Annotation: Transfer RNA from Treponema sp., 72 nucleotides, folded computationally. It matches the Rfam family "tRNA". It is annotated as a transfer RNA. Model confidence (mean pLDDT): 80 of 100.
RNA sequence: GGUCGAUUAGCUCAGUGGUAGAGCGCUACCUUCACACGGUAGAUGUCACUAGUUCGAUCCUAGUAUCGACCA
Numbered sequence: 001g002g003u004c005g006a007u008u009a010g011c012u013c014a015g016u017g018g019u020a021g022a023g024c025g026c027u028a029c030c031u032u033c034a035c036a037c038g039g040u041a042g043a044u045g046u047c048a049c050u051a052g053u054u055c056g057a058u059c060c061u062a063g064u065a066u067c068g069a070c071c072a
Stems, first nucleotide, its partner, number of pairs: 001071007010024004018055001026042005048064005
């Protein structure tokens, strides 16, 4: 230098055009002498950024950034 992939909650990851979810974690309460376990409820997010297509974009297109793999 080239090709490809990834970027979504604190972490790990789903989500192939119609109001964004799970597990773990976090907070409160119940339970306990107390902790842990367990139960109930709750809070989460500029879907990396900028533009474009579309009635409508996490999703499609282009560019930028970061990370990774391969080739040279």